[in-house]
Bacterial large signal recognition particle RNA from a Thermoleophilia bacterium, 266 nucleotides, folded computationally. The coordinates come from a structure-prediction model, not an experiment, and the mean pLDDT is 80. It matches the Rfam family "Bacterial large signal recognition particle RNA". Rfam links the family to the GO terms signal recognition particle, plasma membrane targeting and SRP-dependent cotranslational protein targeting to membrane, signal sequence recognition. Lineage of the source: Bacteria > Bacillati > Actinomycetota > Thermoleophilia. The gene name in the source record is ffs. RNAcentral holds the sequence, with entries from ENA. Of the family's consensus pairs, 92% are formed in the model.
RNA sequence: CCGUGCUAGGCGGGGAGCUAGCGGUGCCCUGUACCCGCAAUCCGCUACAGCGGGGCGUAAUUCCCGUCCGAGGGGCCGAUCCCAGGGGUCGGCUCCGUGCAGAGCAGCAUUGAUGGCGAGGUCCCAUUCGGUGGGCGACCGCGAACCAGGUCAGGUCCGGAAGGAAGCAGCCUUAAGCGGAGCCGUCCACGCGCAGUGGGGCAACCUCGCCGGAGCCAGCGGCACGGGGCCAAACCUGGAACCGCGCUUCGACGGCGGGUGCACGG
Numbered sequence: 001c002c003g004u005g006c007u008a009g010g011c012g013g014g015g016a017g018c019u020a021g022c023g024g025u026g027c028c029c030u031g032u033a034c035c036c037g038c039a040a041u042c043c044g045c046u047a048c049a050g051c052g053g054g055g056c057g058u059a060a061u062u063c064c065c066g067u068c069c070g071a072g073g074g075g076c077c078g079a080u081c082c083c084a085g086g087g088g089u090c091g092g093c094u095c096c097g098u099g100c101a102g103a104g105c106a107g108c109a110u111u112g113a114u115g116g117c118g119a120g121g122u123c124c125c126a127u128u129c130g131g132u133g134g135g136c137g138a139c140c141g142c143g144a145a146c147c148a149g150g151u152c153a154g155g156u157c158c159g160g161a162a163g164g165a166a167g168c169a170g171c172c173u174u175a176a177g178c179g180g181a182g183c184c185g186u187c188c189a190c191g192c193g194c195a196g197u198g199g200g201g202c203a204a205c206c207u208c209g210c211c212g213g214a215g216c217c218a219g220c221g222g223c224a225c226g227g228g229g230c231c232a233a234a235c236c237u238g239g240a241a242c243c244g245c246g247c248u249u250c251g252a253c254g255g256c257g258g259g260u261g262c263a264c265g266g
Stems, first nucleotide, its partner, number of pairs: 001266006010056002012030004020046005034054005063259006072250005077244002080241001082239005091231010104220002107216002115211008123200006129193002131190007139180004148173004156165003
């Protein structure tokens, strides 16, 4: 070096995610690469590898290491655009308030506006009258076994008698009191009165009279100012989508270089 037989390793790898970490199932990329069972409210591990069972065949096109390229994924940054929140410039719309009347409409006004003057009223005090309610008086009725009055039969008492005294019942009358009636008188009170009188007040309003001679009003609309609500630019914060000869990280496939056995025979 060649031939035969065998063995280690191999029979896919990677990214994100999950996880304390790792591998796998699931997703994505690569591109073709044994089979069966298990796995997301997961499965198996703490190891050069998912766990269990079976199979194939080459020490090199297939295994191992280095390097290059780089599909694709992740992170960061940036651009565009959108969404949410904040922000509120210029302005617009709308609502409310105050003021103006020099645009307009409506209303009032020469049957006289605004204004001026006068008187009266609304207001306050006093008072009168009336009303209402209450008290009292007066009026009517009832009303005392004895301790109210009158008259007092009978009976009692005093007296020789004439006569006298007290006095129950009855009858009459009345007091306190009770009741009635609400007519009269009087007193008190009043959330009373289109009532009267006197005084005060007079800002405002109303009525009337006089002067004077054209405005008044602010309902609609207009203007000015102030306030509230909505829309709204810049900008700020967060998020989504998409993009980038951007930076960084992992990196499949592929290229190149190197490395790696055992036995027998020639």